[in-house]
Predicted 3D model of a 108-nucleotide RNA (SAM riboswitch aptamer (S box leader)) from Sediminibacillus albus.
The sequence is in RNAcentral, with records from Rfam.
Lineage of the source: Bacteria > Bacillati > Bacillota > Bacillaceae > Sediminibacillus.
RNA sequence: AUCUUAUCCAGAGAAGCUGAGGGAACUGGCCCUAUGAAGCUUCAGCAACCUCUGACUUCGUUCAGAAAGGUGCUAAAUCCAGCAAGAGUUAUUCUUGGGAGAUAAGAG
Numbered sequence: 001a002u003c004u005u006a007u008c009c010a011g012a013g014a015a016g017c018u019g020a021g022g023g024a025a026c027u028g029g030c031c032c033u034a035u036g037a038a039g040c041u042u043c044a045g046c047a048a049c050c051u052c053u054g055a056c057u058u059c060g061u062u063c064a065g066a067a068a069g070g071u072g073c074u075a076a077a078u079c080c081a082g083c084a085a086g087a088g089u090u091a092u093u094c095u096u097g098g099g100a101g102a103u104a105a106g107a108g
Stems, first nucleotide, its partner, number of pairs: 002107007013043005021032003026082004044074003049070002051066005056060001078100001083097005
């Protein structure tokens, strides 16, 4: 690389260096950005997947709590759509599923 499972409408940013792009890729849209993008560094924070503690006549795909450690994350739903099915409309639209992606844990 690949495969499996779970989650993805919640939450959480400052400083320094730097200097033009960025929001995964493509297309369309819509946004952010010299009042400083992306990247790097430091510190802080969020969350609770792994982890730890406890509860139970039930031992679980359970419930409650913790945050030292391993990851992750800190504009907007994964920013929205793209494919399929359904509902509705003059039109705008809405719902469900899929695809793609991200993260975690595991397999190999």